[in-house]
Molecule: c-di-GMP-I riboswitch aptamer
Organism: Deltaproteobacteria bacterium
Formats: sequence, structure tokens, C1' cells
RNA sequence: CCACGAUAAAGCCAAACCUGCCGUGAGGCAGGGUCGGAAAGCCAACAGGCCUUGAAACAAGGCGGCUGGGUUGCCAAG
Repeated sequence: CCACGAUAAAGCCAAACCUGCCGUGAGGCAGGGUCGGAAAGCCAACAGGCCUUGAAACAAGGCGGCUGGGUUGCCAAG
């Protein structure tokens, strides 16, 4: 330095649910909350998948805590 990720240490995030606000909606933001997470940090202008709006066009949007992938990072046992 790289990969792996522990009966290690310091920390981090925050599911469901509740409250308020935004949005037609999926959903998002803030506070509370702690199911869980080795990236549950970021990217949907990479490929799938799911969801919403629309009569439809596959047109517009959402989900990174759905999967793959890209990218940046803490620790240090083996």
C1' cells in the first nucleotide's frame, strides 16, 4: 500500500412509527425514535429492478436501507 473484516477500540448513520412542512403522487426535508448497517457516505447523466403521474406514448418523475457497478473514506487483530 492492497484485499479481507474481528468476541478489538474510537466513532458514524438511522428502519418502522409519531409530529410538522413540501409534493397530484411515489417520495423528500426537519425533529423525535433505534430495526438494523463495514461504507445504511456519494452517484439514478452506467445496467437492471420496483414504485408514482399520465388514456397512452415509454413521456416525465421517485427509490442508493432492492441488486450489480463506479467513486471517496475510519480502524487495525489475523